RNA sequence: GCGCCUAUAGCUCAACUGGAUAGAGUAUCAGAUUCCGAUUCUGAAGGUUUUGCGUUCAAGUCGCAAUAGGCGCG
Numbered sequence: 001g002c003g004c005c006u007a008u009a010g011c012u013c014a015a016c017u018g019g020a021u022a023g024a025g026u027a028u029c030a031g032a033u034u035c036c037g038a039u040u041c042u043g044a045a046g047g048u049u050u051u052g053c054g055u056u057c058a059a060g061u062c063g064c065a066a067u068a069g070g071c072g073c074g
Base pairs, nucleotide, nucleotide: 001073002072003071004070005069006068007067010026011025012024013023019057028044029043030042031041032040050066051065052064053063054062
């Protein structure tokens, strides 16, 4: 330099063929339970879906570019 893959909550990941309020686990916080903790149960909070532009009635999802990471080739 070229090609391919990935980027969603603090972390690990879902989200079908583009469609309804983007969810789950874990972690955090509060409550219940306990003599106190742990475990367990209930609830809450937590999101610029990497960035920009475009396509569309509608984009996490499609197209282009950029950025970051990974793999391969030279």
Source information
Transfer RNA from a Clostridia bacterium, 74 nucleotides, folded computationally. Its mean pLDDT, the model's own confidence on a scale to 100, is 81. Rfam family: tRNA. By type it is a transfer RNA. Taxonomically the source falls in Clostridia (Bacteria, Bacillati, Bacillota).